[in-house]
RNA sequence: GGUUGUAUAGCUCAGUGGUAGAGCGCAUGCUUAGCAAGCAUGAAGUUCUGGGUUCAAUCCCCAGUAUCUCUG
Numbered sequence: 001g002g003u004u005g006u007a008u009a010g011c012u013c014a015g016u017g018g019u020a021g022a023g024c025g026c027a028u029g030c031u032u033a034g035c036a037a038g039c040a041u042g043a044a045g046u047u048c049u050g051g052g053u054u055c056a057a058u059c060c061c062c063a064g065u066a067u068c069u070c071u072g
Base pairs, nucleotide, nucleotide: 001071002070005067006066007065010024011023012022013021018055026042027041028040029039030038048064049063050062051061052060
């Protein structure tokens, strides 16, 4: 340089066009003499950036940025 995939909560990841969820973690409460485990509740998102299509885009298209695989 070429090729391919990926980018969504603090972390790991779902989400086939109609205003986004899980697990772990975090906070609070219950429980315990106390801790862990368990149960309940809650917070936390500019869905990488810009543009296009659409009544409507995390999702489709283009470009850019970062990163991974393969290859010269």